[in-house]
RNA sequence: CGCGGAGCCUGGGGGUGGCCGAGAAGCCGGCCUGAGAUCAGACCCUUCGAACCUGAACUCGUUAGGACGAGCGUAGGUAAGGCCUUCCGGUUUCCC
Numbered sequence: 001c002g003c004g005g006a007g008c009c010u011g012g013g014g015g016u017g018g019c020c021g022a023g024a025a026g027c028c029g030g031c032c033u034g035a036g037a038u039c040a041g042a043c044c045c046u047u048c049g050a051a052c053c054u055g056a057a058c059u060c061g062u063u064a065g066g067a068c069g070a071g072c073g074u075a076g077g078u079a080a081g082g083c084c085u086u087c088c089g090g091u092u093u094c095c096c
Stems, first nucleotide, its partner, number of pairs: 001090001003089003007083004011046004016040001017032005052077003058071004
């Protein structure tokens, strides 16, 4: 020296499924995966963008079942600005 990372502020984007408890519905409860399973005002993502959407009532595998795992995916789309040497790194200059 905001140059990079981390961090912070403000704004914005996004998802909320499956199974069981009853003959059904509502409410409620429990279980599975996950950061998050619809108000948590939480979680995640914010262009170096797999947060999320389309493809997709997709394909293969797995499971009690599921968007559970992988593929698809070098596919297409999708929401940004600032601050900061407090920390890590880097560049440059000066001195010894």
Predicted 3D model of a 96-nucleotide RNA (TPP riboswitch aptamer (THI element)) from a Myxococcales bacterium.
Of the family's consensus pairs, 95% are formed in the model.
It was read from a public genome assembly, where an Rfam model found it.
The organism belongs to Myxococcales, within Bacteria.
Model confidence (mean pLDDT): 79 of 100.